[in-house]
Context: one part of a larger RNA
RNA sequence: GGAUGAACGCUAGCGGCAGGCCUAAUACAUGCAAGUCGUACGGGAUUUCAUUCUUCGGAAUGAAUGAGAGUGGCGCACGGGUGCGUAACGCGUAUGCAACCUACCUGUUACAGGGAGAUAGCCCGGGGAAACCCGGAUUAAUAUCCCAUAGUAUUGUUUUACUGCAUGGUAGAAUGAUUAAAGCCUUCGGGUGGUAACAGACGGGCAUGCGUAGGAUUAGCUAGUUGGUGAGGUAACGGCUCACCAAGGCGACGAUCCUUAGGGGUUCUGAGAGGAAGGUCCCCCACACUGGCACUGAGAUACGGGCCAGACUCCUACGGGAGGCAGCAGUAGGGAAUAUUGGUCAAUGGGCGAGAGCCUGAACCAGCCAUGCCGCGUGCAGGAAGACGGCGUUCUGCGUUGUAAACUGCUUUUAUCUGGGAAGAAAAAGCCCUUGCGAGGGAAAUUGCCGGUACCAGAGGAAUAAGCACCGGCUAACUCCGUGCCAGCAGCCGCGGUAAUACGGAGGGUGCAAGCGUUGUCC
Numbered sequence: 001g002g003a004u005g006a007a008c009g010c011u012a013g014c015g016g017c018a019g020g021c022c023u024a025a026u027a028c029a030u031g032c033a034a035g036u037c038g039u040a041c042g043g044g045a046u047u048u049c050a051u052u053c054u055u056c057g058g059a060a061u062g063a064a065u066g067a068g069a070g071u072g073g074c075g076c077a078c079g080g081g082u083g084c085g086u087a088a089c090g091c092g093u094a095u096g097c098a099a100c101c102u103a104c105c106u107g108u109u110a111c112a113g114g115g116a117g118a119u120a121g122c123c124c125g126g127g128g129a130a131a132c133c134c135g136g137a138u139u140a141a142u143a144u145c146c147c148a149u150a151g152u153a154u155u156g157u158u159u160u161a162c163u164g165c166a167u168g169g170u171a172g173a174a175u176g177a178u179u180a181a182a183g184c185c186u187u188c189g190g191g192u193g194g195u196a197a198c199a200g201a202c203g204g205g206c207a208u209g210c211g212u213a214g215g216a217u218u219a220g221c222u223a224g225u226u227g228g229u230g231a232g233g234u235a236a237c238g239g240c241u242c243a244c245c246a247a248g249g250c251g252a253c254g255a256u257c258c259u260u261a262g263g264g265g266u267u268c269u270g271a272g273a274g275g276a277a278g279g280u281c282c283c284c285c286a287c288a289c290u291g292g293c294a295c296u297g298a299g300a301u302a303c304g305g306g307c308c309a310g311a312c313u314c315c316u317a318c319g320g321g322a323g324g325c326a327g328c329a330g331u332a333g334g335g336a337a338u339a340u341u342g343g344u345c346a347a348u349g350g351g352c353g354a355g356a357g358c359c360u361g362a363a364c365c366a367g368c369c370a371u372g373c374c375g376c377g378u379g380c381a382g383g384a385a386g387a388c389g390g391c392g393u394u395c396u397g398c399g400u401u402g403u404a405a406a407c408u409g410c411u412u413u414u415a416u417c418u419g420g421g422a423a424g425a426a427a428a429a430g431c432c433c434u435u436g437c438g439a440g441g442g443a444a445a446u447u448g449c450c451g452g453u454a455c456c457a458g459a460g461g462a463a464u465a466a467g468c469a470c471c472g473g474c475u476a477a478c479u480c481c482g483u484g485c486c487a488g489c490a491g492c493c494g495c496g497g498u499a500a501u502a503c504g505g506a507g508g509g510u511g512c513a514a515g516c517g518u519u520g521u522c523c
Stems, first nucleotide, its partner, number of pairs: 001523004006519005013376006019369002021334001026332003030329003035074003040071002047064007081287003090212008100204002105200007113147004123136005153178011183192003213259003220250003225247008262284004266277004289310005312323004340366001342365003348362001349360004379410004389401005416459005424450001431442004467512005472493003478507005488495002
């Protein structure tokens, strides 16, 4: 000098863009953050209308409406947060899988025949303070089960051809065995879903080479340890697990141990080489009160799912129960220090749905903070009696503050008031027409949180707006007074003991400027 997620002191007019718990992965009151589908299913409170009856209270029937639960499907493994752990195939990069999986989506082919028994809900009864639980009767499905049919699926036997870097792989034939399915809507044209198989796409899994902090005041480490055979397990290879057998394996090219740490793209600095950092944004990893475990599922060993144990908090009728903000706000605590218990789904995106739509603290916006960067302003021109005052002085005087002020003229950014007033949104959805499919065309309408915001025009009026640090040398900027090795200053050298440009004040000056200075940290 540059940089900063900064803090502190003094000061402070505005706007745009960004950033904002670096500490206690401490504990959390309250609200919200993941639902959706009635075009899968049984049912249906309520309300409205009509008809009939009526003891005038109402009741029955039909139609419409369809709340809240329940079965079922899809989603909840995304999105959002944090950096505890991890020195590791975790990450980066480059390869391999002849050892693998992939819901939704796309393409192709084939199929969808017949039957059955339950169960939630509803109803009845019971237990419990509650959480919730138990029994009986009854009911549906795209829930569950059985039979049929079936393939380039799985699997057994036999066999042919081609081929590879090893185990092997690919293509084909014969024969046996095993395993499927679901409907719903309809304008009857169809639409949408279902099952099996192959392929694609997307997303993952595994393995390997190389790279990846410090310590030798850590030198030996290792028993599933290293390898083999066999078996089990997995989507898949593998001591991944187990039985048996062998005695191996790693290490001065640093094993093991200890300490520290999420990694990268990148960021800062530097001429570069290098050094330092990894906050915001993007990719990967790990975690979700602590530890362990599996279930469901295409996918989790699952932040707002489950079980067990533990610590903590809460409720209790003392028998027993409930909870997990490292989601968004917010609270307490810690700290030098870090924001609102805001608005909207309008846009973008996500989930569900045929759609309308619903949900979305993702997102988009607004609020707070000079935390940073950038931009603008605090006026411009004239004006010498060089005024008054201040300060200095060699003191009837002169110098300086200083064109500074007064005064005259001008301008109006900004601020205030008045008026107008966006883009972001039609390219979407729905409707009509064309089309084999992608898709194309048309008409009319609706939808904006921000926001009456940005922006534009007008009005009057210099009106609403400057500080901070420094002035001995380094280092731009000097005098007077006070003090008297005192009080104090200080980044280094060093100032101060009676003429201090170095302390304190004043006048003057210098540098930056809505900031300035100090402190911390990095180069």